[in-house]
Context: one part of a larger RNA
Molecule: large-subunit ribosomal RNA, domain VI
Organism: Candidatus Natronoplasma sp.
RNA sequence: UACUGGUGCCUGAGGGGAAGGGGCCCUCAGUACGAGAGGAACAGGGCUUCGUGGCCACUGGUUUACCAGUUGUCCGAGAGGGCAUCGCUGGGUAGCUACGCCAUAGGGGAUAAAGGCUGAAAGCAUCUAAGCCUGAAGUUCCCCCCGAAAAGAGGCACCUUUAAAGACCCCCGUAAAAGACGGGUUAGAUAGAGCCGGGGUGUAAGUACGGAGCUUCGGCGACGUAUUCAGCUCACGGUUACUAAACGU
Repeated sequence: UACUGGUGCCUGAGGGGAAGGGGCCCUCAGUACGAGAGGAACAGGGCUUCGUGGCCACUGGUUUACCAGUUGUCCGAGAGGGCAUCGCUGGGUAGCUACGCCAUAGGGGAUAAAGGCUGAAAGCAUCUAAGCCUGAAGUUCCCCCCGAAAAGAGGCACCUUUAAAGACCCCCGUAAAAGACGGGUUAGAUAGAGCCGGGGUGUAAGUACGGAGCUUCGGCGACGUAUUCAGCUCACGGUUACUAAACGU
């Protein structure tokens, strides 16, 4: 742009799909078979591996969010910090992940080669000439995904010419390279902030007491205990219109 208004929901022509591959064990069965020695199969069940798709409750990894310890140096000291690969070290939620978890059956239809039934031509015989039954990892359908630009360009419901509706702007993220997509916009929990819950770290600062040791005898003092499951902090959940989604084009 077309489909000749818009919104929502469908149909499904057609297209795509690892729609899986292997191994071991049990049962069948010490059966069939075989003089014995030996020794199956069909069918059913379980486990495992490789590949594929998905997920993060668990386990582990990461975690330059965060918390703590600590070295050197600087900000006069303390407190709090800067720099040194995130200075180094110990932990570490969310998210993302594998080393973790889940799924990855089976069946139906029509057939090929082939095997048959009935059966004439040809009083018999014959799977075939009429007719019929079986029969493959192949084919098709059931499964998953895309798919009205399928030009035979589809259908249904509702709204609509006073417009319906969409977009921009704005607050965002189940989305994201840009567009796009999805949610919200006061008739509101969309994001932030506050509060609560939950998580991380591991007991803050200040004060009090104790205190090895040092001392110029005035004091200084690492460290420990209590206050304190503290303090700090969060990407999670909830709650609350306090802030911003006003007004507008």